[in-house]
RNA sequence: GGAAAUGUAGCUCAGUUGGUGGAGUAUUGGCUUGUCACGCUAAAGGUCGCGGGUUCAAGUCCCGUCUUUUCCG
Numbered sequence: 001g002g003a004a005a006u007g008u009a010g011c012u013c014a015g016u017u018g019g020u021g022g023a024g025u026a027u028u029g030g031c032u033u034g035u036c037a038c039g040c041u042a043a044a045g046g047u048c049g050c051g052g053g054u055u056c057a058a059g060u061c062c063c064g065u066c067u068u069u070u071c072c073g
Stems, first nucleotide, its partner, number of pairs: 001072005007066001010025004019056001027043005049065005
């Protein structure tokens, strides 16, 4: 220099054909227990890397750009 993949909750990751953004874990409250832990239950936590475009509607499609990783030279 060329090519590909990757980015979504604090962390690890799903998200199928474009149609209300989710799980596990962590955190907090409640229940349970003599207390803690375990268990049960609820809540909070997201400009979906950034900017733009298409569309009635974009995490998803298109363009640009950045991070990380891999391959080729």
Notes:
This is a predicted structure of a 73-nucleotide RNA (transfer RNA) from Halopteris paniculata. The coordinates come from a structure-prediction model, not an experiment, and the mean pLDDT is 80. Lineage of the source: Eukaryota > Sar > Ochrophyta > Phaeophyceae > Halopteris. It matches the Rfam family "tRNA". The family's RNA type in Rfam is transfer RNA.